Fluoride riboswitch aptamer (crcB RNA motif) from a Pseudomonadota bacterium, 61 nucleotides, folded computationally. Its Rfam family is "Fluoride riboswitch aptamer (crcB RNA motif)". Gene Ontology terms of the family: response to fluoride and positive regulation of gene expression. Lineage of the source: Bacteria > Pseudomonadati > Pseudomonadota. The coordinates come from a structure-prediction model, not an experiment, and the mean pLDDT is 78.
RNA sequence: CUGUGAGAAGGCGGUGGAGUCCGCCUGAACCGCCGUCAAGGCCAAUGACUCCUGCGCGGGC
Repeated sequence: CUGUGAGAAGGCGGUGGAGUCCGCCUGAACCGCCGUCAAGGCCAAUGACUCCUGCGCGGGC
């Protein structure tokens, strides 16, 4: 320096914060969809549930 294994801790799950649970990763996991793959267009703040914040649509006062 490189490789392998174990442990600890940590990181990640398309846009913010928090809790719980689930899954994934060990230098990877992860980095949405459509499209002529160019330009451009579309949905959504969740991996799932709940709450908060923001945003969008519809209705009522």